RNAcentral holds the sequence, with entries from Rfam and Ribocentre.
Predicted 3D model of a 130-nucleotide RNA (c-di-AMP riboswitch aptamer (ydaO/yuaA leader)) from Caldanaerobius fijiensis DSM 17918.
The source organism's lineage runs through Bacteria, Bacillati, Bacillota, Clostridia and Caldanaerobius fijiensis.
The coordinates come from a structure-prediction model, not an experiment, and the mean pLDDT is 78.

RNA sequence: CAAAUCAUAAAGCCGAAUCUCCGAAAGGAGUACGGGGGAUUUUUUUCAGGGGUGAAUCUCGUGUGACGAGUAGGGUGUGUCCUCGACCCGAACCCGGCAACUAACCUCGGAGGCGAAGGAGGAGGAAGAA
Numbered sequence: 001c002a003a004a005u006c007a008u009a010a011a012g013c014c015g016a017a018u019c020u021c022c023g024a025a026a027g028g029a030g031u032a033c034g035g036g037g038g039a040u041u042u043u044u045u046u047c048a049g050g051g052g053u054g055a056a057u058c059u060c061g062u063g064u065g066a067c068g069a070g071u072a073g074g075g076u077g078u079g080u081c082c083u084c085g086a087c088c089c090g091a092a093c094c095c096g097g098c099a100a101c102u103a104a105c106c107u108c109g110g111a112g113g114c115g116a117a118g119g120a121g122g123a124g125g126a127a128g129a130a
Base pairs, nucleotide, nucleotide: 012114013113014112019030020029021028022027033109034108035107036106037105042100047097049098050095051094052093053092058070059069060068061067073089074088075087076086080123081122082121083120084119
């Protein structure tokens, strides 16, 4: 001097997933916020099955297993938006022959995982004062 690991620092980040009350706890009741089903009219095409949540889809290569290179798309300590550039993600699960949109209506979730890991330029807006 460089790399790796661990710890502190925990402002903060991904996500709908926060908060309140009761309870010794287990658990229960709600809640910000989010998802699905479901008429008419309209739309549509079901073994090449179809569909849902999610950013996470698709292409090529390798090989017979894993993996690699890309990619639609998505994220990053601005209250919002745009542009440039940098760094990342680009999964997983579910329904079970079946669901387009959809008023009324019905129903479900309200988790988990990280944390030293971003800079620059521009535009609107809001508030206050005169």